[in-house]
Annotation: The RNA shown here (Glycine riboswitch aptamer) has 82 nucleotides and comes from a Gammaproteobacteria bacterium. The model forms 89% of the base pairs in the Rfam consensus.

């Protein structure tokens, strides 16, 4: 100087709609949260595309939108190996 890993911080964006499945509640009709399609809208900080070259830019393929969990650009400390 880079750099597996490892600790720590780490944002955004509909608690939509509508359909179905099984459990529950209730035994009339319906309701509730979960999955899982699907229509709109939206995010962007894993990854990907595009720019003379790159990007916290850009479009969003992918991915992802209550809290929580996950992931997380990137930032600080460690740090085998190179």
């Nucleotide at each position: 100087u880079u750099g597996a890993c490892u600790c720590u911080g780490g944002a955004g964006a509909g608690a939509g709609g509508c359909u179905g499945a099984a459990a529950c509640c209730a035994g009339c009709a319906g309701g509730u949260g979960u999955c899982a399609g699907u229509c709109c809208g939206c995010c962007g900080a894993a990854g990907g595309g595009g720019c003379u070259a790159a990007a916290g830019c850009u479009c969003u393929c992918a991915g992802g939108c209550a809290c929580c969990a996950c992931g997380g650009a990137c930032a600080g400390a460690g740090g085998g190996g190179a």
It matches the Rfam family "Glycine riboswitch aptamer". Its Rfam clan is "Glycine riboswitch clan".